Model confidence (mean pLDDT): 84 of 100. The RNA shown here (transfer RNA) has 71 nucleotides and comes from a Patescibacteria group bacterium. The source organism's lineage runs through Bacteria and Bacteria candidate phyla. The sequence was found in a public genome assembly. It matches the Rfam family "tRNA". Gene Ontology term of the family: triplet codon-amino acid adaptor activity. By type it is a transfer RNA.
């Protein structure tokens, strides 16, 4: 330098064009004498920028930032 693979909440992880789902964490609530554990509720996320489309987390291009392979 080239090729190809991944980027979604504090951690993991689903979504294959039509208002992002779920675990663990966190917050509150109920239950306890109290803690633990269980229910039930709650905040929180699509790496940037462009481009297609009515309509982008999905499709395209370029960057970033990583993981593999050639050189």
């Nucleotide at each position: 330098g080239g090729g190809c693979c991944c980027a979604u909440g504090g951690u993991c992880c689903a979504g294959u064009g039509g208002c992002a789902a779920g675990a663990c964490a966190c917050c509150g609530c109920a239950u306890u004498c109290g803690c633990a554990u269980u229910g039930c509720g709650g905040a929180a996320a699509c790496g940037g920028c462009a481009g297609u489309u009515c309509a982008a987390a999905u499709c395209u291009g370029c960057c970033u930032g990583g993981g593999u392979c050639c050189a």